RNAcentral holds the sequence, with entries from Rfam. Predicted 3D model of a 264-nucleotide RNA (Bacterial large signal recognition particle RNA) from Caldinitratiruptor microaerophilus.
RNA sequence: CCGUGCUAGACGGGGAGGUAGCGGUGCCCUGCACCCGCAAUCCGCUACAGCGGGGUUGAAUCCCUGCCCGCGGGUGCGUCCUGUGGGGUCCGGCUGGCGAAAGCGGCGAGGAAGGCUGGGUCCUGCGCGGCGGGGGCCCGUGAACCCGGACAGGCCCGGAAGGGAGCAUCCGUAAGCGGAAUCCCCCGUGCGCCGCAGGGUGGCCUGGCCCGAGCUGGCUACGGCAGUAUCGCCCGGAGGGCGCAUUCAACGGCAGGUGCACGG
Numbered sequence: 001c002c003g004u005g006c007u008a009g010a011c012g013g014g015g016a017g018g019u020a021g022c023g024g025u026g027c028c029c030u031g032c033a034c035c036c037g038c039a040a041u042c043c044g045c046u047a048c049a050g051c052g053g054g055g056u057u058g059a060a061u062c063c064c065u066g067c068c069c070g071c072g073g074g075u076g077c078g079u080c081c082u083g084u085g086g087g088g089u090c091c092g093g094c095u096g097g098c099g100a101a102a103g104c105g106g107c108g109a110g111g112a113a114g115g116c117u118g119g120g121u122c123c124u125g126c127g128c129g130g131c132g133g134g135g136g137c138c139c140g141u142g143a144a145c146c147c148g149g150a151c152a153g154g155c156c157c158g159g160a161a162g163g164g165a166g167c168a169u170c171c172g173u174a175a176g177c178g179g180a181a182u183c184c185c186c187c188g189u190g191c192g193c194c195g196c197a198g199g200g201u202g203g204c205c206u207g208g209c210c211c212g213a214g215c216u217g218g219c220u221a222c223g224g225c226a227g228u229a230u231c232g233c234c235c236g237g238a239g240g241g242c243g244c245a246u247u248c249a250a251c252g253g254c255a256g257g258u259g260c261a262c263g264g
Base pairs, nucleotide, nucleotide: 001264002263003262004261005260006259009057010056011055012030013029014028015027020046021045022044023043024042034054035053036052037051038050063257064256065255066254067253068252072248073247074246075245076244077243078242079241080240081239082238084236085235086234087233090232092231093228094227095226096225098223099222102220103219104218105216106215107214114210115209116208117207118206119205120204121203122199123198124197125196126195127194128192129191130189131188132187133186134185135184136183138179139178140177141176147172148171149170155164156163157162
């Protein structure tokens, strides 16, 4: 060096979770990697950390070690978004009222502010009118008898002349009832571009006079006050995106390492 037969090893690995810890079953990543049995209030083990049975391969593409790359997962921090619970410190936003008068506006030489003065608005009394009520006046009606007049008939008194009371009818009238446009009287009144007299004049409206340049506070800005919690802000927790750091790490790449026996 060649050939034959074997052995260790390999025939998937990893993350989270779970566990005192390790491995598995279930989830996820990698990507293709023998079979059967076991197993989540689970199964099997104990640092050489799945167990039991069977099979294939077998000294290197394949096994072992180191380095590189890095799928994917975990953790922490930051930032943004969404939705959520709370706060009322911010002197944010919004709302209300206050102040001051910077800008804009309104009024002002057809005279601002101020001063003086008259009238109105207001009060009291009286009146006028309107309205309401009652009465009068006016019209109609209105009494079997207990209203009036006049009383036929009849009745009473009387010798007679004559006298008397008196129903019905007729005429009239009272209370009452009804009507009525004016007119007259009384009472009331919450009505009036009404009148007269007196009072008052703080405010408001209005006229006149003096004087001569401001007045006002509508909008914005400003100052401080109170309120509110949709939003901003602050605090807490949730979900998602992105970034950074750290940790584990599949697949892959590079380098190195690893047998035994027999024959030629």
Overview
Rfam family: Bacterial large signal recognition particle RNA. The family's RNA type in Rfam is non-coding RNA gene. From the family's description: The signal recognition particle (SRP) is a universally conserved ribonucleoprotein involved in the co-translational targeting of proteins to membranes. Lineage of the source: Bacteria > Bacillota > Eubacteriales > Symbiobacteriaceae > Caldinitratiruptor. The prediction has a mean pLDDT of 77.